[in-house]
Context: one part of a larger RNA
RNA sequence: GUCAGCGACUUACAUUCAGUGGCAAGGUUAACCGAAUAGGGAAGCCGUAGAGAAAUCGAGUCCGAAUAGGGCGACAAGUCGCUGGGUGUAGACCCGAAACCAAGUGAUCUAUCCAUGGCCAGGAUGAAGGUGCGGUAACACGCACUGGAGGUCCGAACCGACUAAUGUUGCAAAAUUAGCGGAUGAGGUGUGGUUAGCGGUGAAAUGCCAAUCGAAAGUGGAGCUAGCUGGUUCUCCCCGAAACGUAUUUAGGUGCGGCGGUUAUUUUUUAUUAACAUAGGGGUAAAGCACUGUUUCGGUGCGGGCUGGUAAUUCGGUACCAAAUCGAGGCAAACUCUGAAUGCUAUAUUAAUUAGGUAGCCAGUAAGACUAUGAGGGAUAAGCUCCAUAGUCAAGAGGGAAACAGCCCAGAUCAUCAGCUAAGGCCCCAAAAUAAUUACUAAGUGACAAAGGUUGUGAAAAGGCUUAAACAACCAGGAGGUUUGCUUAGAAGCAGCAAUCCUUUAAAAAGUGCGUAAUAGCUUACUGGUCUAGCACUUUUGCGCCGAAAAUUUACGGGACUAAGUAAUUUGCCGAAGCUGUGAAACAUUUAAAAAUGUUGGUAGGGGAGCGUUCCAUUAUAGAAUGAAGUAUUAGCGAAAGCAAAUAUGGACAAAAUGGAAGUGAGAAUGCCGGA
Numbered sequence: 001g002u003c004a005g006c007g008a009c010u011u012a013c014a015u016u017c018a019g020u021g022g023c024a025a026g027g028u029u030a031a032c033c034g035a036a037u038a039g040g041g042a043a044g045c046c047g048u049a050g051a052g053a054a055a056u057c058g059a060g061u062c063c064g065a066a067u068a069g070g071g072c073g074a075c076a077a078g079u080c081g082c083u084g085g086g087u088g089u090a091g092a093c094c095c096g097a098a099a100c101c102a103a104g105u106g107a108u109c110u111a112u113c114c115a116u117g118g119c120c121a122g123g124a125u126g127a128a129g130g131u132g133c134g135g136u137a138a139c140a141c142g143c144a145c146u147g148g149a150g151g152u153c154c155g156a157a158c159c160g161a162c163u164a165a166u167g168u169u170g171c172a173a174a175a176u177u178a179g180c181g182g183a184u185g186a187g188g189u190g191u192g193g194u195u196a197g198c199g200g201u202g203a204a205a206u207g208c209c210a211a212u213c214g215a216a217a218g219u220g221g222a223g224c225u226a227g228c229u230g231g232u233u234c235u236c237c238c239c240g241a242a243a244c245g246u247a248u249u250u251a252g253g254u255g256c257g258g259c260g261g262u263u264a265u266u267u268u269u270u271a272u273u274a275a276c277a278u279a280g281g282g283g284u285a286a287a288g289c290a291c292u293g294u295u296u297c298g299g300u301g302c303g304g305g306c307u308g309g310u311a312a313u314u315c316g317g318u319a320c321c322a323a324a325u326c327g328a329g330g331c332a333a334a335c336u337c338u339g340a341a342u343g344c345u346a347u348a349u350u351a352a353u354u355a356g357g358u359a360g361c362c363a364g365u366a367a368g369a370c371u372a373u374g375a376g377g378g379a380u381a382a383g384c385u386c387c388a389u390a391g392u393c394a395a396g397a398g399g400g401a402a403a404c405a406g407c408c409c410a411g412a413u414c415a416u417c418a419g420c421u422a423a424g425g426c427c428c429c430a431a432a433a434u435a436a437u438u439a440c441u442a443a444g445u446g447a448c449a450a451a452g453g454u455u456g457u458g459a460a461a462a463g464g465c466u467u468a469a470a471c472a473a474c475c476a477g478g479a480g481g482u483u484u485g486c487u488u489a490g491a492a493g494c495a496g497c498a499a500u501c502c503u504u505u506a507a508a509a510a511g512u513g514c515g516u517a518a519u520a521g522c523u524u525a526c527u528g529g530u531c532u533a534g535c536a537c538u539u540u541u542g543c544g545c546c547g548a549a550a551a552u553u554u555a556c557g558g559g560a561c562u563a564a565g566u567a568a569u570u571u572g573c574c575g576a577a578g579c580u581g582u583g584a585a586a587c588a589u590u591u592a593a594a595a596a597u598g599u600u601g602g603u604a605g606g607g608g609a610g611c612g613u614u615c616c617a618u619u620a621u622a623g624a625a626u627g628a629a630g631u632a633u634u635a636g637c638g639a640a641a642g643c644a645a646a647u648a649u650g651g652a653c654a655a656a657a658u659g660g661a662a663g664u665g666a667g668a669a670u671g672c673c674g675g676a
Stems, first nucleotide, its partner, number of pairs: 002675002005672002011090013026046003032040002050057002060072004093231002096228001100221003105216001111195001113193005119187001120185001122154003125150001129146006158182003162179005197213001199209003206215001234610006244257005258365002260362008271353005277347004286338001287336002292332003296328005303321002305318005368393007376385002398409003413584004418580003424574003427559003433571001435570006446561001452546003456543006464535002473530005479503003484498003509524001513522002585600006611665001613662006623653001630649005636643002
């Protein structure tokens, strides 16, 4: 992992609501008695009258001075059983803690201590002291020998455990192998004893106290509690949510409200939705600058700064700052002289639909997600976050988007080898156009991306030049005063400053660029010639090109495509559980019926109707060795849970119907037990 079995909303009492039954302005007993399911028992409870704190009054009463006004009442039948749905108290649907407390049990492991025993191969070093000799005035001191000290040294047993490998379902719930530390000491060890959990012991690590230690283990309180996680078993039918508001020692819980179901009642000239019309209030989008603020430039320039003059009052200058005002031009969620579209409210009409209100009972929800639009937060980031409006998913299958909860189309009662369409498609994979017309693209653009660049190419437009010859190319000229003046070592068109004239001309700058130390030299503007028909520039726009680097695999879904790409137009076709046809079922409404019309996706959840299991009563039942239950197989019946039959096996029990009672249905709980 799998198979079989077991495995979770129960029971008691109280209360409330619904259904059902008895009696009914009444209903009913409890304990208890009893000849005992009888009968007795009326204490008590609920109802029949309320109002007030109460006295009290009473269809009224209370507040009040009140005959005002208002609050609560008066007009609807209850009560006792049974069944069911909730709620409360109990373990209260089942399993699950970590913990807390109590009285007892543990020191055969281990920690300290006590008592009494036993253990430590061998080797090394050589303290004090002693003796002899030397030495001293005497000591001191020196040398040799002796001696045998030590938490001394090396190293077995013994005790330990620093490193590595192996081992890791091991040889072993801590070992093995090779090295390693201590080894006369604060040493190691045997036996017996001591200290106990709110505690002991600890050369102290929160260590150890029987493989258990930030508080031992077993038993009991105990089914502790668990706003938490997991699980919760047959079928069909009807309806069908929420992820919001508010409050909360509250935020993953709960109360009330909202939204769902169900029952009753009421309205349906109502209500809901849509369209149109009319009447409203508004201050958003936009726009604007009249207010509040903000802001750029210009004019005038209050005041200030700087500066000049005066002995001083004070008088001038100013290319600085600048109030206020005028002109021009902007900005605003917390600006508005203005001001939509929508939306909202009301009324009327039309159309469609069946819904709306009230009350009782039963819920679930109160983590939402994405998309579009309008805002805030963020970085006009996020599959981000927080609001609003709408949609979808959630709880929604089907078709499209290659695949793809939230996008597009469309809402699945069942059957059907019938038809028409939606989105989207029609070369092949793959159903349907290798359809038609007109253009564009050459980049495989199509089939990811920006600023910026582009004499790629198509379309449109404006004004220029042009047979009196344009544009480009080629041939020729491109001069003189003059090396203009200044500056400079020099400055001659060409470092720089100033000026930029005149002449000859077809034309030629006091010079466009290169160049020289400065000249020189080349070139351009400008002019003539050759040639010949369009040329140059600007703006708008379609489709392209560059910009363009990423991690499994080339990558539009693929093949492939020059259309099977792009833009526009046209006609067909395909395409869904949509719509239609045919047949069938259920539910609701209408109806005398026949029938007609409508409906039938669905999580949480509510409601309704059934199937099956065990036992009991009717009933010591029908049936059964001429073969019960059970088991296996099979082409029957039923909308399903299921029911029946036949055959085989099996070898003794056991239906159906009508009722009753429950240990009543398993695939999930890291479920429990057993098997292979």
This is a predicted structure of a 676-nucleotide part of an RNA (large-subunit ribosomal RNA, domain II) from a wastewater metagenome. It matches the Rfam family "Bacterial large subunit ribosomal RNA". Its family is annotated with ribosome and structural constituent of ribosome in the Gene Ontology. RNAcentral holds the full RNA, with entries from SILVA.